[in-house]
RNA sequence: CGACAACCUGGCGAUGGAUUUCCGCCUGUUCCCUCCCGGGGAACGAACCGCACCCCUGGUGCCGAUGAUUCCUACAAAUCG
Numbered sequence: 001c002g003a004c005a006a007c008c009u010g011g012c013g014a015u016g017g018a019u020u021u022c023c024g025c026c027u028g029u030u031c032c033c034u035c036c037c038g039g040g041g042a043a044c045g046a047a048c049c050g051c052a053c054c055c056c057u058g059g060u061g062c063c064g065a066u067g068a069u070u071c072c073u074a075c076a077a078a079u080c081g
Stems, first nucleotide, its partner, number of pairs: 010026004016072003020068001022067001028044007050062005
C1' cells in the first nucleotide's frame, strides 16, 4: 500500500406509523470548514424499488399495508344491530 474477515456505527428489505435480546443485505469515495488527531457540512455511491405469462422499448394477469412477530391507521369481504 492492497485484499479478505470480524466488530462498531448508520442505512435498506413491492403502499402509512409504531414495536423487537429476531432475520438478511449495504456500510464506500471525493471535497469544504474548524476552537484540530476531535468535530461539523456538502456531493456522489451501495443495499432497496413484488410475481407470472406473452407477440417483450410494450401488453395481460396475480398479490401484500410485516423481511418476520405484535399493534394502530387506511382499504376490502362476511355476519349482526